Glycine riboswitch aptamer from uncultured Acetatifactor sp., 79 nucleotides, folded computationally. The source organism's lineage runs through Bacteria, Bacillati, Clostridia, Lachnospirales and Acetatifactor. The coordinates come from a structure-prediction model, not an experiment, and the mean pLDDT is 84.

RNA sequence: UCUCUGGAGACACUUGGAACACCAAGGGCCGAAGGUGCAACAUACGAAAGUAUGAAUCUCUCAGGCAAACGGACAGAGA
Numbered sequence: 001u002c003u004c005u006g007g008a009g010a011c012a013c014u015u016g017g018a019a020c021a022c023c024a025a026g027g028g029c030c031g032a033a034g035g036u037g038c039a040a041c042a043u044a045c046g047a048a049a050g051u052a053u054g055a056a057u058c059u060c061u062c063a064g065g066c067a068a069a070c071g072g073a074c075a076g077a078g079a
Stems, first nucleotide, its partner, number of pairs: 001079006011027001013026005028066003034062001035060001037058001041054005
């Protein structure tokens, strides 16, 4: 990396168009695609003060999502 399996959360909201889904607008929400941000810690440099770099299931909700389907971090098995 590929295949299979498992895999949560949140309005099938309101109005209009439209045969459900869907589209537009309105407000309300979710965090587990992706993305943003960060340190009393670590590393490097430095005499020191400091400087730089580094994460997440944290954070922000930009994106995405809020019946089913699709998607889905992550986990297990196999190649």